The prediction has a mean pLDDT of 81.
A computed fold for a 73-nucleotide RNA from an uncultured Clostridia bacterium, annotated as transfer RNA.
Rfam family: tRNA. The family's RNA type in Rfam is transfer RNA.
It was read from a public genome assembly.
RNA sequence: GGACUGCUAGCUCAGUUGGUAGAGCAUUCGACUCUUAAUCGAAGGGUCGGGGGUUCGAGCCCCCCGCAGUCCA
Numbered sequence: 001g002g003a004c005u006g007c008u009a010g011c012u013c014a015g016u017u018g019g020u021a022g023a024g025c026a027u028u029c030g031a032c033u034c035u036u037a038a039u040c041g042a043a044g045g046g047u048c049g050g051g052g053g054u055u056c057g058a059g060c061c062c063c064c065c066g067c068a069g070u071c072c073a
Stems, first nucleotide, its partner, number of pairs: 001072007010025004019056001027043005049065005
């Protein structure tokens, strides 16, 4: 220098024909318990790495940039 993969909630990840974003763990509250833990229920929490474009509509398509990794030279 070139090719490819990944970047989504505090963490690990899903989101497969474009249709207003989910799970587990964690956190908070409640139930249960003499108390704690465990278990059960509920809630809060992200605008999807950054910017631009296409579209009525983008996490998903196109372009540029950034970060991480793999391969080639």